Context: one part of a larger RNA
């Protein structure tokens, strides 16, 4: 390479955006490039493999057939990919009207704690520990009660609650501003998925296990019970059904070495990306990029087990 694989054994990039690539919904003609059939050329001999023969046998030879999986020409076929041309609306986005939210950002504000400072009561300990001491206080601490300053967090509400693509995000009002849901089904008419390399974000005490140690999308495949936000019906309220988008628990089938997983799949398919291939040497050397520097991304071998 090919295969097997990457939740815990070696293995999912921290995250997203996104070129190129690669893959692509229905429905109709059209071409015939892939694709399938058939016809010829051509695929040197030898060798391999088969039959038959020649040396008494064999090795060795002779001679025929296959093979030579390929390639070129022509003809046909048109299902499937491609391409072209027209069309549809489920996919994808738009619009229209609601909903929830610690989603960024910037400005104002506020109370509780702390520390420092002034001032007042008041007087001898405070403190701190397992016990202790170091320390602080008669130059009046501690305590307490009023005042000012000042910097960081924002108790309770706080919920396997909510919100972000992730790192994350909690007082309270204001402005800007991103994302998602749900109804309706009005408009575009496939305009999608993913994405090497690129770019942007990315918490820290610069360690870590940037964890769900589980890359992204579509689709199918029993149910149960909770909890967030919609929306329809029904009901006097409460609340009952339903259906949608999340978050949790348990669990059919299946899956798996086991432990689990289980419509939020580690199930069953398919696109598409990253990755692994004994252990140490080695998150190394060396060359490359980048960085002022630390140093950071790639990343062997040898020698050994």
């Nucleotide at each position: 390479c090919u295969g097997g694989g990457u939740g815990u054994a070696a293995a999912g990039g921290g995250u997203c955006c996104g070129c190129a690539g690669g893959c692509g919904g229905c429905c109709a003609a059209g071409u015939a490039a892939g694709u399938g059939g058939a016809a010829g050329g051509u695929g040197a001999a030898a060798g391999c493999c088969c039959u038959c023969g020649g040396c008494u046998c064999a090795a060795c030879c002779g001679a025929g057939g296959a093979a030579u999986u390929g390639c070129c020409u022509u003809c046909c076929a048109a299902a499937c990919u491609g391409c072209u041309u027209g069309g549809c609306u489920u996919g994808a986005g738009g619009c229209u009207g609601g909903g929830a939210g610690a989603g960024g950002a910037g400005a104002g504000c506020g109370g509780a704690a702390c520390u420092g400072c002034c001032g007042g009561u008041g007087u001898a300990a405070g403190g701190g520990u397992g016990a202790a001491a170091u320390c602080u206080g008669u130059g009046g601490a501690u305590a307490u009660c009023g005042g000012c300053a000042g910097g960081a967090a924002c108790g309770c509400c706080u919920g396997u609650g909510g919100c972000g693509a992730a790192g994350g995000c909690g007082g309270c009002u204001c402005u800007c501003u991103g994302g998602c849901c749900c109804a309706g089904u009005c408009c575009u008419g496939a305009c999608g998925c993913u994405c090497a390399g690129g770019g942007a974000c990315g918490a820290a005490a610069g360690c870590u296990a940037a964890c769900g140690a589980u890359g992204g999308g579509c689709a199918c495949u029993a149910g149960g019970u909770g909890u967030u936000c919609g929306c329809c019906u029904c009901u006097u309220u409460u609340g009952a059904g339903g259906u949608g988008a999340g978050u949790g628990c348990c669990g059919a089938a299946g899956c798996u070495a086991a432990c689990g997983c289980g419509u939020u799949a580690a199930g069953u398919g398919c696109c598409c990306c990253a990755c692994c291939u004994g252990g140490g040497g080695a998150c190394u050397a060396c060359g490359g990029c980048c960085g002022c520097a630390a140093g950071g991304c790639u990343a062997a071998a040898a020698c050994u087990c």
RNAcentral holds the full RNA, with entries from ENA and SILVA. Small-subunit ribosomal RNA, central domain from Candidatus Omnitrophica bacterium 4484_70.1, 305 nucleotides, folded computationally. Its Rfam family is "Bacterial small subunit ribosomal RNA". Its family is annotated with structural constituent of ribosome and ribosome in the Gene Ontology.